[in-house]
RNA sequence: GGGCCGCUGGCGCAAUGGUAGCGCAAAGCACUCUUAAUGCUGAGGUUGAAGGUUCGAGUCCUUCGCGGCCCA
Numbered sequence: 001g002g003g004c005c006g007c008u009g010g011c012g013c014a015a016u017g018g019u020a021g022c023g024c025a026a027a028g029c030a031c032u033c034u035u036a037a038u039g040c041u042g043a044g045g046u047u048g049a050a051g052g053u054u055c056g057a058g059u060c061c062u063u064c065g066c067g068g069c070c071c072a
Stems, first nucleotide, its partner, number of pairs: 001071007010024004018055001027041004048064005
């Protein structure tokens, strides 16, 4: 330098172009002498950045950034 893949709550991952969800973790409550475990509640996201297409973009297109793999 070229090709491919990935980037979404703290972490791991979902999500046919039509209100972004799940698990774990954190928090509060119950239980307990206390902690842990368990049960319940419920918060947390400018979907890596900037543009474009569209009535509508996490999703499609372009450029860039970061990470990984391969080739030179």
Source information: This is a predicted structure of a 72-nucleotide RNA (transfer RNA) from an Actinomycetota bacterium. It matches the Rfam family "tRNA". The RNAcentral record of the sequence draws on ENA. Taxonomically the source falls in Actinomycetota (Bacteria, Bacillati).